[in-house]
Molecule: transfer RNA
Organism: Nocardiopsaceae bacterium
């Protein structure tokens, strides 16, 4: 410097060719228990950033940023 890929809650991981962003595990509360664990319930938190299409974008488009991978 070219070429591909990846970017989603505190963390892992999904969204079937554009239609309410889910799981699980953490954090907080509350039941249960003598307590503490397990269990159970509720709650907490996300689309890498910046325009564009579009009635609607996590998903398409454009520039960008951070990683990985090929070539040189």
């Nucleotide at each position: 410097u070219g070429g591909g890929g990846u970017a989603u809650g505190g963390g892992g991981u999904a969204a079937u060719u554009g239609g309410c962003a889910g799981c699980c595990c953490g954090g907080c509360a509350g039941g249960u228990u003598c307590u503490g664990g397990c269990c159970c319930u509720g709650u907490u938190a996300g689309u890498c950033u910046a325009g564009g299409u579009u009635c609607g974008a996590g998903u398409c488009c454009u520039g960008g940023u951070a990683c990985c991978c090929c070539a040189g």